This is a predicted structure of a 342-nucleotide part of an RNA (large-subunit ribosomal RNA, domain IV) from Karlodinium veneficum. RNAcentral holds the full RNA, with entries from ENA. The prediction has a mean pLDDT of 84. The source organism's lineage runs through Eukaryota, Dinophyceae, Gymnodiniales, Kareniaceae and Karlodinium.
Context: one part of a larger RNA
RNA sequence: CUCUCUUUAAGGAACUCGGCAAAAUAGCCUCGUAACUUCGGGAGAAGAGGUGCCAUUAAAGAAUGAUAUUAUAUAGGUUUUAUCUUAAAUGGUUGCAAUAACAAGACGCUGGCGACUGUUUACCAAAAACACAGGUCUCCGCAAAGUUACAAAACGAAGUAUGGGGGCUGACACCUGCCCAGUGCCGGUAGGUUAAGGAAGCUUGUUCACGCUCGCGACGGAAGCCCCGGUAAACGGCGGCCGUAACAAUAACGGUCCUAAGGUAGCGAAAUUCCUUGUCGGGUAAGUUCCGACCCGCACGAAUGGUGUAACGACCGGCGUACUGUCUCAAAGAGAGGCUCG
Numbered sequence: 001c002u003c004u005c006u007u008u009a010a011g012g013a014a015c016u017c018g019g020c021a022a023a024a025u026a027g028c029c030u031c032g033u034a035a036c037u038u039c040g041g042g043a044g045a046a047g048a049g050g051u052g053c054c055a056u057u058a059a060a061g062a063a064u065g066a067u068a069u070u071a072u073a074u075a076g077g078u079u080u081u082a083u084c085u086u087a088a089a090u091g092g093u094u095g096c097a098a099u100a101a102c103a104a105g106a107c108g109c110u111g112g113c114g115a116c117u118g119u120u121u122a123c124c125a126a127a128a129a130c131a132c133a134g135g136u137c138u139c140c141g142c143a144a145a146g147u148u149a150c151a152a153a154a155c156g157a158a159g160u161a162u163g164g165g166g167g168c169u170g171a172c173a174c175c176u177g178c179c180c181a182g183u184g185c186c187g188g189u190a191g192g193u194u195a196a197g198g199a200a201g202c203u204u205g206u207u208c209a210c211g212c213u214c215g216c217g218a219c220g221g222a223a224g225c226c227c228c229g230g231u232a233a234a235c236g237g238c239g240g241c242c243g244u245a246a247c248a249a250u251a252a253c254g255g256u257c258c259u260a261a262g263g264u265a266g267c268g269a270a271a272u273u274c275c276u277u278g279u280c281g282g283g284u285a286a287g288u289u290c291c292g293a294c295c296c297g298c299a300c301g302a303a304u305g306g307u308g309u310a311a312c313g314a315c316c317g318g319c320g321u322a323c324u325g326u327c328u329c330a331a332a333g334a335g336a337g338g339c340u341c342g
Base pairs, nucleotide, nucleotide: 001337002336003335004334005333006332007331008330010328011327014326019323027051028050029049030048031047036041038171052093053092054091055090056089057088059086060085061084066083067082068081094098106321107320108319109318110317111316112315113313114312118130119129134169135168136167137166138165139164140163146155147154148153172308173307174306175305177238178237179236182235183234184231185230186229187228188227191226192225193224198219201216202215205212206211239257240256241255242254243253266300267297278294279293280292281291282290
């Protein structure tokens, strides 16, 4: 010097990205316990007190008691007494300290996300990611749809639409607006287009002829596409400019252009806000974070779900109480290693 520990005056997060690490809390019994809530919870909430040993006292033994004794002829039941067991009260007593060691919750307030228990990157990520119950759309009538295979065949399923496959969403509560022009899917089939095969007719070669052969071909000809409709919890999308009210400002109102339709409810500087440390309020002596508002949403928005939400979380923010060598600011000690000498 490095590592693993122990202790520390005064202060107590001033450390730091951040209380990381450490300290603190801790068992059992009694009292006591808020907001909120899906009435189950929250809750071991929080908070307060007790705890060893000895003696005495009066109780209880109901749910299960145990052993022995007495009474009735026996069994069973019941009763009495003693012991045993349990907790309590009172008094005494040792120590710094009585769950004296070990073991053994820190807690509170307020947000974000995800309902929850669960799952995951074996060896840098455990999460807000995945799953989930629930919701919804869609396919499938059984030799099912779908999947694997060249096939036989198998799974689906020894199931049968309250079933099975696929997609999206993700408890619960309140809800889920407008657009079918584009793309997709579903339905329709009158018309247009359209392949092979068909084919009236024309044509080449050969031939006396019949035929055979070469090429063209009106016409007719399926699905598909065009076309006509439907469909957004299908893929997706959801405007601009100008003017206007008796201060000013603003614009309920008007005009105009474009569109398939111009973003509804709710939320909003947000896990989304560039400008931005927006502005106001709260908290602090001081707050780019945090909480509550405002709305000028660069570029929220309704199952690529919107907004809430009790409970839950080794999740991610902010604040506080307790506590501490994290720090002011370092010191002493124990052990191991290193180093020096032998």